[in-house]
A computed fold for a 74-nucleotide RNA from a Planctomycetota bacterium, annotated as transfer RNA. The coordinates come from a structure-prediction model, not an experiment, and the mean pLDDT is 82.

C1' cells in the first nucleotide's frame, strides 16, 4: 500500500428497514427513609452520536473524504 469491522453521555454499550423530545445499566448529584452509613425508592444534571460534504421534507442512521482504534493480506 489493499480490504473487512468498530468510533454514540465520565465507562459499557443499545438504537442503523432514514421519521419525529437520541436511550440503558453503572457512575455522579438533590431528596425520602435511617442515630449515621450502606441498601431501597422518588428525581436532576451530562451527548456538536469521532470531524467534515452530499443526498433528502427530514440523517445516529444512507454517499463520499478525513481522523483514530482493530483485524486480514501483501
Nucleotide at each position: 500500500g489493499a480490504c473487512c469491522c468498530c468510533g454514540u453521555a465520565g465507562c459499557u454499550c443499545a438504537g442503523c428497514u432514514g421519521g419525529a423530545u437520541a436511550g440503558a445499566g453503572c457512575g455522579u448529584u438533590g431528596g425520602u427513609u435511617u442515630c449515621c452509613u450502606a441498601a431501597a425508592c422518588c428525581g436532576a444534571a451530562g451527548g456538536u452520536c469521532g470531524c467534515g460534504u452530499g443526498u433528502u421534507c427530514g440523517a445516529a442512521u444512507c454517499u463520499c473524504g478525513c481522523c483514530g482504534g482493530g483485524g486480514u493480506c501483501g